[in-house]
Molecule: Bacterial RNase P class A
Organism: Pseudolysinimonas kribbensis
RNA sequence: CGGGCCGGCCAGACGGUCGCGUCAUCCCGCGAGGGAUGCCGAGGAACGUCCGGGCUCCACAGAGCAGGGCGGUGGGUAACACCCACCCGGAGUGAUCCGCGAGAAAGUGCAACAGAGAGCAGACCGCCUGCCGACUGGCGUCUUCGGACACCGGUCGGCCGGUAAGGGUGAAACGGUGGUGUAAGAGACCACCAGGAGCCCUGGUGACAGGGCUCGCUGGGUAAACCUCGUCCGGAGCAAGGUCAGACAGGCACCGAUGAAGCUGCUCGCCGAGGUGUCGGGUGGACCGCUGGAGGGCUGCGGCAACGCAUCCCCGAGAGAGAUGGCCGUCCCGGACGGAGCCGCGAGGCCCCGCCCGGACAGAACCCGGCGUAUCGGCCGGCCCGUUCC
Numbered sequence: 001c002g003g004g005c006c007g008g009c010c011a012g013a014c015g016g017u018c019g020c021g022u023c024a025u026c027c028c029g030c031g032a033g034g035g036a037u038g039c040c041g042a043g044g045a046a047c048g049u050c051c052g053g054g055c056u057c058c059a060c061a062g063a064g065c066a067g068g069g070c071g072g073u074g075g076g077u078a079a080c081a082c083c084c085a086c087c088c089g090g091a092g093u094g095a096u097c098c099g100c101g102a103g104a105a106a107g108u109g110c111a112a113c114a115g116a117g118a119g120c121a122g123a124c125c126g127c128c129u130g131c132c133g134a135c136u137g138g139c140g141u142c143u144u145c146g147g148a149c150a151c152c153g154g155u156c157g158g159c160c161g162g163u164a165a166g167g168g169u170g171a172a173a174c175g176g177u178g179g180u181g182u183a184a185g186a187g188a189c190c191a192c193c194a195g196g197a198g199c200c201c202u203g204g205u206g207a208c209a210g211g212g213c214u215c216g217c218u219g220g221g222u223a224a225a226c227c228u229c230g231u232c233c234g235g236a237g238c239a240a241g242g243u244c245a246g247a248c249a250g251g252c253a254c255c256g257a258u259g260a261a262g263c264u265g266c267u268c269g270c271c272g273a274g275g276u277g278u279c280g281g282g283u284g285g286a287c288c289g290c291u292g293g294a295g296g297g298c299u300g301c302g303g304c305a306a307c308g309c310a311u312c313c314c315c316g317a318g319a320g321a322g323a324u325g326g327c328c329g330u331c332c333c334g335g336a337c338g339g340a341g342c343c344g345c346g347a348g349g350c351c352c353c354g355c356c357c358g359g360a361c362a363g364a365a366c367c368c369g370g371c372g373u374a375u376c377g378g379c380c381g382g383c384c385c386g387u388u389c390c
Base pairs, nucleotide, nucleotide: 001386002385003384004383005382006381007380008379009378010377012331013330014329015328016327017326018325020041021040023038024037025036026035027034028033043361047372048371050370051369052368053367054366055237056236057235058234062268063267064266065265067233068232069231070230071229072086073085074084075083076082087101088099089098090097091096102228103227107226108225109222110221124167125166126163127162128161130159131158132157133156134155135154136153137152138151140149141148142147175193176192177191178190179189180188194218196215197214198213199212200211201210202209203208241288242287243286244285250279251278252277253276254275255274262270295314296313297312299310300309301308302307332359333358334357335356337354338353339352341350342349343348
């Protein structure tokens, strides 16, 4: 200097002017309400509603089934599918990143085509013993010189059987290499290797890692298919749920102690009087929940880290049809056009001026911890690789 990997922070700025909302103080008003001043007033995602909670209500949250979440180990946390560290596997030269990470020897299913055969497999081409047929070679003997007999073979074809070592098909073929052995072969046997299973030693909290011994000869892939195993889970949700004020009017039908309602579904249990439909009357107001929190910040200590503990400091919207906006100017960022200058052979680039246009994703609604998605521009730190110079 170039390229990459990981993490953190900001989120247009300043001034003026007019205008909003809560709160505080003061003033006016019987009150409703109005005025003045002042502090403060959207986010990194407020979005998605995908997880986890706090909180509220039902409730003896009791039992079971169904259903759902999770799935290496250890830790963090209120908790989690989140975060941290490590293990194993994979990608990358590396920093680092990825993983629906238990089980295929409990069962079921799935895998086109090719291929004999794709998981209790299988014989296409081959190889071998035996039998049959055809052709034929060598040697020996006999010969009536046509041949015959005996022995040892060879080639082709067919049949029964053996075989899975060689070849072929395929992404993948029921271990690999070398040998013994065999009619020909084969873990049939042997040596070494890989895998699997069992046992032991060392290290580690553990997942695991390293090493040793033995066995037998070796039953692929897929569970992000059904399933099995382990573990966890009551439900509903701020339109939850409360307080105050005020007003009114109940009727009919059906179900219900042979048991209503009882907050995903079913069953048992518990409890013990309502429930459903329809016609009709009243109310729609004020307040709480609602922002002081598993809150934030500096420092110190512990821990590899996530994070925890301690002292001190701070209080950053609380609306209620729902506030924070409009205009002007300057600066900042980007773009189009025009002009001057500089560099370059050129394409083009750098910089200044003028003028115009634009400014990402996007807005609280009970709150918090995460994850996912969208996104203009900028700043900071660490690490890796390459190149050059000293």